[in-house]
């Protein structure tokens, strides 16, 4: 340069193929139960407009352009 896979709460991920309306779990954080007190265990509670911008559609994490950025492959 060319092409591939990827990007989603503080991490980590489900969902993208087959658009369909309050985005999923799990783990940190904070409250509260428990407990003589931590820890484990239960409970709820707040984070992510879906790497950026544009189109397309009623409707877009999903699909189409470009662009950033991360990993790979050939040359």
């Nucleotide at each position: 340069g060319a092409c591939c896979u990827c990007g989603u709460g503080g991490u980590c991920u489900a969902g993208u193929c087959u658009g369909g309306a309050u985005a999923u779990g799990a783990u940190a954080a904070c409250a509260g139960c428990c407990u003589u007190c931590u820890a484990a265990g239960c409970u709820g509670u707040g984070g992510a407009u879906c790497g950026u911008g544009g189109g397309u559609u009623c409707g877009a994490a999903u699909c189409c352009c470009a662009c950033c950025g991360a990993g790979g492959u050939c040359g």